c-di-GMP-I-GGC riboswitch aptamer from a marine sediment metagenome, 89 nucleotides, folded computationally. Model confidence (mean pLDDT): 79 of 100. Rfam family: c-di-GMP-I-GGC riboswitch aptamer. Its family is annotated with cyclic-di-GMP binding in the Gene Ontology.
RNA sequence: CGAUAAAGCCAAACCUAUCGAAAGGUAGGGACGGAAAGCUGCGGAUCUUUAAUCUACAAACACACCACAAAGAUGGCCGAGCUGCCGAA
Numbered sequence: 001c002g003a004u005a006a007a008g009c010c011a012a013a014c015c016u017a018u019c020g021a022a023a024g025g026u027a028g029g030g031a032c033g034g035a036a037a038g039c040u041g042c043g044g045a046u047c048u049u050u051a052a053u054c055u056a057c058a059a060a061c062a063c064a065c066c067a068c069a070a071a072g073a074u075g076g077c078c079g080a081g082c083u084g085c086c087g088a089a
């Protein structure tokens, strides 16, 4: 660097069971795909929850959304770090 190669590997959506407040995780089935779709939440990004605050509306009350904060999730969102099979062009 990535083949109409070889040996293989992983497993999206969905379904079932289970854990979780949720995002989502785990196991089984199942394959959309993947040359790191192996590991690590390090940097961004996105998502969930909580509390208070702010803004807007409004006669009053109630109720959202955005931003900020904290905790969590996503490694198959991107980057980064570490490790790994093969050897054509």
Base pairs, nucleotide, nucleotide: 001087002086009034010033014029015028016027017026018025019024032076038082039081040080042079043078044077045074046073047072048071049070050069